Annotation
Large-subunit ribosomal RNA, domain II from a bacterium, 692 nucleotides, folded computationally. Its mean pLDDT, the model's own confidence on a scale to 100, is 85.

[in-house]
Context: one part of a larger RNA
RNA sequence: GCCGGUGAGUUGUCGCGUGUGGCGAGCUUAAGGCCAAAGGCCGGAGGCGUAGGGAAACCGAGUCUGAAUAGGGCGACCAGUCGCACGCGGCAGACCCGAAACCGAGUGAUCUACCCAUGGCCAGGGUGAAGCGAGGUUAACCCCUCGUGGAGGCCCGAACUCAUUGGUGUUGCAAAACCAUGGGAUGAGCUGUGGGUAGGGGUGAAAUGCCAAUCGAACUCGGAGAUCGCUGGUUCUCCCCGAAAUGCAUUUAGGUGCAGCCUCGGUGAUGAGCGGCGCGGUGGUAGAGCACUGGAUGGGCUAGGGCGGAAGAAUCCGUACCGAACCCAACCAAACUCCGAAUGCCGUGUCGUGCUCUCCGGGAGUGAGACUGUGGGGGAUAAGCCUCAUAGUCAAAAGGGAAACAGCCCAGACCGCCAGUUAAGGUCCCCAAAUGAUGGCUAAGUGGAAAAGGAAGUGGCAUCGCUCAGACAGCCAGGAGGUUGGCUUAGAAGCAGCCAUCCUUGAAAGAGUGCGUAACAGCUCACUGGUCGAGUGGUGCUGCGCCGAAGAUCCAACGGGGCUCAAGCCAUCUACCGAUUCUGCGGAUCGUCCGCGGGUAUCGUCCCGCGGCCGGUGGUAGGGGAGCGUUCCGCUGUAGGUGAAGGCAGACCGUAAGGACUGCUGGACGACGCGGAAGUGCGAAUGCCGGC
Numbered sequence: 001g002c003c004g005g006u007g008a009g010u011u012g013u014c015g016c017g018u019g020u021g022g023c024g025a026g027c028u029u030a031a032g033g034c035c036a037a038a039g040g041c042c043g044g045a046g047g048c049g050u051a052g053g054g055a056a057a058c059c060g061a062g063u064c065u066g067a068a069u070a071g072g073g074c075g076a077c078c079a080g081u082c083g084c085a086c087g088c089g090g091c092a093g094a095c096c097c098g099a100a101a102c103c104g105a106g107u108g109a110u111c112u113a114c115c116c117a118u119g120g121c122c123a124g125g126g127u128g129a130a131g132c133g134a135g136g137u138u139a140a141c142c143c144c145u146c147g148u149g150g151a152g153g154c155c156c157g158a159a160c161u162c163a164u165u166g167g168u169g170u171u172g173c174a175a176a177a178c179c180a181u182g183g184g185a186u187g188a189g190c191u192g193u194g195g196g197u198a199g200g201g202g203u204g205a206a207a208u209g210c211c212a213a214u215c216g217a218a219c220u221c222g223g224a225g226a227u228c229g230c231u232g233g234u235u236c237u238c239c240c241c242g243a244a245a246u247g248c249a250u251u252u253a254g255g256u257g258c259a260g261c262c263u264c265g266g267u268g269a270u271g272a273g274c275g276g277c278g279c280g281g282u283g284g285u286a287g288a289g290c291a292c293u294g295g296a297u298g299g300g301c302u303a304g305g306g307c308g309g310a311a312g313a314a315u316c317c318g319u320a321c322c323g324a325a326c327c328c329a330a331c332c333a334a335a336c337u338c339c340g341a342a343u344g345c346c347g348u349g350u351c352g353u354g355c356u357c358u359c360c361g362g363g364a365g366u367g368a369g370a371c372u373g374u375g376g377g378g379g380a381u382a383a384g385c386c387u388c389a390u391a392g393u394c395a396a397a398a399g400g401g402a403a404a405c406a407g408c409c410c411a412g413a414c415c416g417c418c419a420g421u422u423a424a425g426g427u428c429c430c431c432a433a434a435u436g437a438u439g440g441c442u443a444a445g446u447g448g449a450a451a452a453g454g455a456a457g458u459g460g461c462a463u464c465g466c467u468c469a470g471a472c473a474g475c476c477a478g479g480a481g482g483u484u485g486g487c488u489u490a491g492a493a494g495c496a497g498c499c500a501u502c503c504u505u506g507a508a509a510g511a512g513u514g515c516g517u518a519a520c521a522g523c524u525c526a527c528u529g530g531u532c533g534a535g536u537g538g539u540g541c542u543g544c545g546c547c548g549a550a551g552a553u554c555c556a557a558c559g560g561g562g563c564u565c566a567a568g569c570c571a572u573c574u575a576c577c578g579a580u581u582c583u584g585c586g587g588a589u590c591g592u593c594c595g596c597g598g599g600u601a602u603c604g605u606c607c608c609g610c611g612g613c614c615g616g617u618g619g620u621a622g623g624g625g626a627g628c629g630u631u632c633c634g635c636u637g638u639a640g641g642u643g644a645a646g647g648c649a650g651a652c653c654g655u656a657a658g659g660a661c662u663g664c665u666g667g668a669c670g671a672c673g674c675g676g677a678a679g680u681g682c683g684a685a686u687g688c689c690g691g692c
Base pairs, nucleotide, nucleotide: 001692002691003690004689005688006687011092012091013090014089015088016087017086018085019084020083021082022081023080026048027047028046032042033041034040035039052059053058062074063073064072065071095233096232098230102223103222104221105220106219107218113197114196115195116194117193118192119191120190121189122187124156125155126154127152131148132147133146134145135144136143160184161183162182165180166179167178168177199215201211202210203209208217236627237626238625239624240623241622246259247258248257249256250255260366261365262363263362264361265360266359268357271355273353274352275351276350277349278348279347280346281345282344287339288337289336293333294332295331297329298328299327300326304322305321306319307318308317309316310315369394370393371392372391373390374389375388376387377386378385399410400409401408414587415586416585417584419583420582425577426576427575428561429560430559434574436573437572438571439570440569441568447563453547454546457544458543459542460541461540462539463538464537465536466535474531475530476529477528478527480504481503482502485499486498487497510525514523515522588617589616590615591614593612594611595610596609597608598607599606628681630678631677632676633675634674635673640669646665647664648663649662650661652659653658
């Protein structure tokens, strides 16, 4: 890992409810007893019901409150009770497996810590303390030298013991080793044997170390099925309906209670519900506005203030200063409103729909939501961000489209068909359908990613100039004089800078547009004539393009090929393709309604069956309904060695769980039908046991 087996809502009791049965103003026994005993008969203690009200005394169809014959509260109307089955709940282990832990009684010091008793062990070498002796020395000590001596948690280093560093090993040789290196090695040394200390404890040169490969509290058994708002798992089929991820509260936030939303049953309405249209109402949002509250710009006007003048106070005058209020103009606001929608909400009329509605009761699940559009808040007018509201989808929804893609677009799958028609989206090939039509646009492969900004790209529209009295562009020519204007300056002559910017000649020519010079010079422009001969210049709006444009393995920003009067974009049109949509045909099933038949003594109601019209039949949590199969029991030991169960195979039947039949195998057990009772269905639980 696979296969086989095994593996999880049970049982008791009490309560609520539904169904069903007995009896019924009653119903029923419990312990226990008796009997010829799967049962029957006793047993009335007790329980529930038949009357309530009051705290109670007490009263009673009433009663309590109260002074009350008042008012008010609760009652008086409505049948219960005992079984059985099922659903749910309480108490019990209560669907199953799973703790970390807690407590009790015991077992452990053969490992290890420390202690006690008694034994054992430490090659060799080095150093050379005290003491002692001798000599020297001294008045005598002291002291010095030599010798002797052999001290030491002394030195080097085996055994022994420890474990510093590195490497190997890491399914190892080994659940701690090996190799090299290293520490101690007469000591607080190492070690044998025997003994002692025990878990709320011991021992500890102290690390929370050690106490048998286990230690922040050992191990074994027991309390024990501890408890787990947590994780995992929870076994056959079909049919009907079908959620929630919200509100409030919570030592609450991944739990729970109540409500909301789902389901099942009952109930009530000449009636609600839902939808369309009309009418009446409600309100202060969007927008708008400035009348209020505030903000805010310019102008006017004007109290007040500042500054200046009249020597100075008062006072007067001036003022390109500040400026309340007021006036004019133009504005801003979630917490401004003189105004004010569309939607929404409430009521109502009518039409449609057809039980969807209300209430009561049984059973739930949910209370982590996600994205998209829209309106807001937070954030950075960030986030696949956080948080509300509203609608949709997903969740719990398959199918078609978007290359692929829960939440986007289309569309809601009962089953079958080698039939038709459409939606979104598409129609050159991959790839089903137009190389469709008409008119434009784009040249960028734009299409097939992006901004501010930039540009004689190109199409359309509008507008203002110039123009056959000759425009625009090119070419030829002129572009002068006063004058080198004045100032400044070393110089300043059109052209560093400042000021002024006139006059003359003329077809025209600036006291000069740019280059240039040290300053001049020189070139050029404006402006004018000629040549040429028809358009030319500016501005605004707009369609489609261009640049702006850098990423990590080559293309890699159309799904690909490939596409340019398109296979791109815009507008209009026709045809076609395209889904589990819709239609057609056949079938299944459910529901309302209608008809027929049956059940009952009958009409009706109700139940069952058949037929018909119409409508429905995606589905997680979850509610409801109907069934299949397994084991055992009863009716009941029937068929069966002329072959039971079981096994293997097969093209059979049923909507499914499943059920037959035939052959082979097997060799002794065993159905159908109708009931009853459950150790009743496995793929998952890092399930458990076994096999390979």